About this RNA
c-di-GMP-I-GGC riboswitch aptamer from a Chloroflexota bacterium, 90 nucleotides, folded computationally. The organism belongs to Chloroflexota, within Bacteria.
RNA sequence: CACGACAAAGGCAAACCGUCCCGAAAGGACGGGGCGCAAAGCCACGGACCUAACGUCGCUACGGCGACCAUGGUAGCCGGGCUACCGAAG
Repeated sequence: CACGACAAAGGCAAACCGUCCCGAAAGGACGGGGCGCAAAGCCACGGACCUAACGUCGCUACGGCGACCAUGGUAGCCGGGCUACCGAAG
């Protein structure tokens, strides 16, 4: 250090369950839970994926319906940026 051990001390927390006078949804918060994680700490910058309220367009039996769209999300999808505990081997 760009490395990561049957080390030590700790940390985080998937699915699932409950709650929310959070959210249009995706999703999020809190509690339980624990699959996993050496950055599963932080940042939506590039890609990817999810959603489609608003908007645009089309249809309409005028009640609505459909298509497109991120300005909304996912940092536990990948890349990138920033920061960080411990310490054998290398």
Of the family's consensus pairs, 91% are formed in the model.